[in-house]
The prediction has a mean pLDDT of 78. The RNA shown here (c-di-GMP-I-GGC riboswitch aptamer) has 91 nucleotides and comes from Methyloglobulus morosus KoM1. The model forms 90% of the base pairs in the Rfam consensus. Lineage of the source: Bacteria > Pseudomonadati > Gammaproteobacteria > Methylococcaceae > Methyloglobulus morosus.
RNA sequence: GUGCAAAAAGCCAAACCCGUUGUGAAGCGGGGGCGGAAAACUUCGGGUCUUGAGACUUUUUAAAGUAGCCAAGACAGCCGGGUUGCCACUC
Repeated sequence: GUGCAAAAAGCCAAACCCGUUGUGAAGCGGGGGCGGAAAACUUCGGGUCUUGAGACUUUUUAAAGUAGCCAAGACAGCCGGGUUGCCACUC
């Protein structure tokens, strides 16, 4: 520099279970292993979700529902972007 086709020594670890933190989405630790070639890092764009406030609707009047604007958050294993790296080949 090119490729991400093949392979997996090594690496990561979904669901689920246990513990723990948080109002919550979820985080962390242990077990587990669906998968992963960036399932490494980064909220920059979109998306999903949570909490709060507000709007509207309904009625039994303090509850339920709807939409998804606003604020603060969660998710990088939802899709893109950015940064770095393993491997293979080549210089």